[in-house]
Annotation: A computed fold for a 697-nucleotide part of an RNA from a soil metagenome, annotated as large-subunit ribosomal RNA, domain II. Its mean pLDDT, the model's own confidence on a scale to 100, is 81. RNAcentral holds the full RNA, with entries from MGnify. It matches the Rfam family "Bacterial large subunit ribosomal RNA".
Context: one part of a larger RNA
RNA sequence: GCCUGCGAGUUAAUGUGUGCCGCGUUAUGGCUAAGGGGGAAACUCCGGAGCCUAAGGGAAACCGAGUGUGAAUAGCGCGUCUGUGGCACGCAUUAGACCCGAAGCAAGGUGAGCUACCCAUGAGCAGGGUGAAGUGAGGAGAAAUCCUCAUGGAGGCCCGAACCGUUGAGCCGUUCAAAACUCUCGGAUGACUUGUGGGUUGGAGUGAAAAGCUAAUCGAACCUUGUAAUAGCUGGUUCUCUCUGAAACAGCUUUUGGGCUGGCGUCGCAUUUAUUGAGCUUUGGGGGUAGAGCACUGGAAGGACUCAACAGGUCGCAAGAUCGUGAGUCCUAUCAAACUCCGAAUACCAAAGUUGUUAUGCGGCAGUUAGUACGUGGGGGCUAAGCUCCACCGUACAAAAGGAGAAGAGUCCUAGAUCUCAAGUUAAGGUCCCAAAAUCUACGUUAAGUACAUCACAAGGAGGUGGAGUUUCACAGACAAUGAGGAUGUUGGCUUAGAAGCAGCCAUCAUUGAAAGAAAGCGUAACAGCUCACUCAUCGAGAGACUCUGCGCCGAAGAUAAUCGGGGUUUAAACGUAGUACCGAAGCUGAGGAUGUGCAUGCGCUUCGGCGUGUGCACGUGGUAAGAGAGCGUUCCCUUCGCAAUGAAGCCAAAGGCGCGAGCCAUGGUGGAGCGCUGGGAAGUGAGAAUGCAGGC
Numbered sequence: 001g002c003c004u005g006c007g008a009g010u011u012a013a014u015g016u017g018u019g020c021c022g023c024g025u026u027a028u029g030g031c032u033a034a035g036g037g038g039g040a041a042a043c044u045c046c047g048g049a050g051c052c053u054a055a056g057g058g059a060a061a062c063c064g065a066g067u068g069u070g071a072a073u074a075g076c077g078c079g080u081c082u083g084u085g086g087c088a089c090g091c092a093u094u095a096g097a098c099c100c101g102a103a104g105c106a107a108g109g110u111g112a113g114c115u116a117c118c119c120a121u122g123a124g125c126a127g128g129g130u131g132a133a134g135u136g137a138g139g140a141g142a143a144a145u146c147c148u149c150a151u152g153g154a155g156g157c158c159c160g161a162a163c164c165g166u167u168g169a170g171c172c173g174u175u176c177a178a179a180a181c182u183c184u185c186g187g188a189u190g191a192c193u194u195g196u197g198g199g200u201u202g203g204a205g206u207g208a209a210a211a212g213c214u215a216a217u218c219g220a221a222c223c224u225u226g227u228a229a230u231a232g233c234u235g236g237u238u239c240u241c242u243c244u245g246a247a248a249c250a251g252c253u254u255u256u257g258g259g260c261u262g263g264c265g266u267c268g269c270a271u272u273u274a275u276u277g278a279g280c281u282u283u284g285g286g287g288g289u290a291g292a293g294c295a296c297u298g299g300a301a302g303g304a305c306u307c308a309a310c311a312g313g314u315c316g317c318a319a320g321a322u323c324g325u326g327a328g329u330c331c332u333a334u335c336a337a338a339c340u341c342c343g344a345a346u347a348c349c350a351a352a353g354u355u356g357u358u359a360u361g362c363g364g365c366a367g368u369u370a371g372u373a374c375g376u377g378g379g380g381g382c383u384a385a386g387c388u389c390c391a392c393c394g395u396a397c398a399a400a401a402g403g404a405g406a407a408g409a410g411u412c413c414u415a416g417a418u419c420u421c422a423a424g425u426u427a428a429g430g431u432c433c434c435a436a437a438a439u440c441u442a443c444g445u446u447a448a449g450u451a452c453a454u455c456a457c458a459a460g461g462a463g464g465u466g467g468a469g470u471u472u473c474a475c476a477g478a479c480a481a482u483g484a485g486g487a488u489g490u491u492g493g494c495u496u497a498g499a500a501g502c503a504g505c506c507a508u509c510a511u512u513g514a515a516a517g518a519a520a521g522c523g524u525a526a527c528a529g530c531u532c533a534c535u536c537a538u539c540g541a542g543a544g545a546c547u548c549u550g551c552g553c554c555g556a557a558g559a560u561a562a563u564c565g566g567g568g569u570u571u572a573a574a575c576g577u578a579g580u581a582c583c584g585a586a587g588c589u590g591a592g593g594a595u596g597u598g599c600a601u602g603c604g605c606u607u608c609g610g611c612g613u614g615u616g617c618a619c620g621u622g623g624u625a626a627g628a629g630a631g632c633g634u635u636c637c638c639u640u641c642g643c644a645a646u647g648a649a650g651c652c653a654a655a656g657g658c659g660c661g662a663g664c665c666a667u668g669g670u671g672g673a674g675c676g677c678u679g680g681g682a683a684g685u686g687a688g689a690a691u692g693c694a695g696g697c
Stems, first nucleotide, its partner, number of pairs: 001697006011095013029052003035046004056063002066078004098236002101233001105226006116200009125190001127159003130155001134151007163187003168183003202218001204214003239631006249262005263368002265365007278355008291342001292340002297336003301332008312323004371397004375392006402414002418593004423589003429583003432567003438580001440579006451569002460554002464551010481538005487511003492506003517532001520531003594621012632686001634683005641676003650670004656665003
């Protein structure tokens, strides 16, 4: 991991609600409990203690269909209407209370054969080195004392085996081993090591102290018990079908991942189709938002004028002037969530009309109170976030599938899945191939593979190209190109080493001419030289400038290989405008079935409460939490009727039949002894999940 089996809302008491039943509805009401008798049991008979009820109100006295308050005969509060018991089911409370799950707390015991320390009594430490005190001899000295040699053999001394330890590394790490192995390393006559016996323990011991150790367990050992501790937490919670169908909000909360109440769901009863609810139209209302404005409150810019004080600077001998400072008034142009002389749209309230069916009250049972994205109005943030917090009772998902969007909870478009069909027709979106349907029709644009849905691109730049327009020149010859000229006074004057059209300053005239600047550019040290403007000739029909606009170009750099989903596409398979056809969904339609509710109607049964069934019409049948309803199956008990060695149960099989389904029946094989149906009853009643438990493989 798989398979098989086991595995979770139970039981009791009490309360309450719903359904059914008994008795009662003449109070002569209903029921018994403990206990006792009978019985195998189920159950039944006795038992009236006791409980509920037939009257309430008040704190009470007390009064009484009333009473309390009160001065009250008022007002107001609570009352004035038949119950009681059983069974089933729902829920609550108390109990382990749907199941599994802590870390922990307490009590009583068991442990020092491991380890810590202590006590008693024993044992062990190769070899080598160093050479303290003391002693002897010799020497020095007045002495104290010192020196030399020899001897001696001290030491938590040195090196290093046994022994004790374990520094670093390797190896091992489903191991040789729940701490080993290899190399290396520390101590090795000592606060040394070790044998045997003994002692100290759980809030206690022991500790050269690490909260170490106390039997592979230690910031409080282990075992059993209290004990099914508690768990606002996590996980799990087993058959089917049908009807409806939420919430992620508000208030309070030692409260924020939990609760309680309200809101929203469902089921029942009542009101029973409406001056109920909802949508739309019309009419009538109040408002102070968006916008706008400056009339108030404030902010802020420019100007003019007036006043004040001279803060200050400059000028002046001074008077004073000027710049400036502060305040006010006016003009111009403005800003505001906490400004308003104004002022919508929506929304809200009401009435009438219209559509046509909800709504309200009471009660049973809930779930929800972690929401998310998008759009819009805002706060926070950076007018950042797939950010965060509100609002619009917004839309969607949640709890909603299908189609489109390459792929995709929430956006956007389409569309709300009862079932079947190898039928039709559409929506959005598409129609070259992948891939269903136009290589469709007409007219344009784009040359950038721009583009081929969005996200996805700016400022700026450009003889890209299309369209519309304005204007200038042009057969009296334009624009471009080619040929020729482009001169003279003069090297203008000044400056300067030089300055001759062309470093710079000033002036910028005149002549000849078809035309030619005291020169627009290159060039020289300065000249020279080459062009230009301007003119003529050749040529022969358009040329130039500008504005608006369509589609393109550059600007354009990113992190795993690139790309429109891909291939690919150029009078298109791109873009724009128009048109026709087709494809395309669980939409709609068609055919056939199922089912819910309502209405109408037929039949059967009936304890007269109802139940079952058929037909027609109308409207429905997505669904999580959750509510409501109807069923299937398992084990056992009672009952009716049955089956079985001519083969029960169980098991195997692919085939047949019935049921929407859970499932049921038949058939064959195997098996070898019990089993089923009807109507009821009672539950150890349904398995895929719980890191579930046991077994097998």